[in-house]
RNA sequence: GUCGGCGUAGCUCAGGUAGUUAGAGCAUAACACUCAUAAAGUUAAGGUCCCAAGUGCAAGUCUUGGCGCCGACA
Numbered sequence: 001g002u003c004g005g006c007g008u009a010g011c012u013c014a015g016g017u018a019g020u021u022a023g024a025g026c027a028u029a030a031c032a033c034u035c036a037u038a039a040a041g042u043u044a045a046g047g048u049c050c051c052a053a054g055u056g057c058a059a060g061u062c063u064u065g066g067c068g069c070c071g072a073c074a
Stems, first nucleotide, its partner, number of pairs: 001073007010026004019057001028044004050066005
């Protein structure tokens, strides 16, 4: 340089056919339990869905550009 993939919660990821409130596990906090701690339990908090533009009634989802990471080829 060319091509491909990925970017969503603190971490790992789902959601990819546009349409109901953006979700799971782990982690965190509170509660309850226990002599106490842990585990299991209940609840809560936590999001500019990488950035910008476009299409459209409606964009995490489609299109374009940019940025970052990974891989293949050269």
A computed fold for a 74-nucleotide RNA from a bacterium, annotated as transfer RNA. Rfam family: tRNA. Rfam links the family to the GO term triplet codon-amino acid adaptor activity. Rfam describes the family as follows. Transfer RNA (tRNA) molecules are approximately 80 nucleotides in length. Its mean pLDDT, the model's own confidence on a scale to 100, is 82. The RNAcentral record of the sequence draws on ENA.